[in-house]
């Protein structure tokens, strides 16, 4: 850089430096921000994707392997708001709307490349 697969309405800030935008991308909408956002760095939490280990079941060629469950040592993630929400395509109503569901994009983990 590209693919696959899973997952994306749950949860979780203090404290320091910085000084104007920020919410990934365009448009809109809405929000966040001089009461200091957004970043950066310490700490700490928050989750449970991967890897170790713990304790059940299963198989088993006895070497292991599958599955559950806790649990947080480790590698990542992550700490407004659903991925902030919308667009495109469909359904369905009480039809300039509304509610679903899906596609695109996107973010994260694991693997291949």
């Nucleotide at each position: 850089u590209a693919c696959u697969u899973a997952u994306c309405c749950a949860g979780a800030a203090a404290g320091a430096c910085c000084g104007a935008g920020g919410g990934a991308u365009u448009u809109g909408a809405c929000c966040c921000a001089u009461a200091g956002a957004c970043g950066u760095c310490u700490u700490g939490a928050c989750a449970a994707c991967c890897u170790g280990g713990u304790u059940c079941c299963g198989c088993u060629u006895a070497g292991g392997c599958g599955g559950a469950a806790a649990g947080a040592a480790g590698g990542u993630g992550c700490c407004a708001a659903a991925u902030u929400c919308a667009a495109c395509c469909g359904u369905a109503a009480u039809u300039g709307u509304u509610a679903c569901g899906g596609a695109u994009a996107g973010a994260u983990a694991a693997g291949u490349u």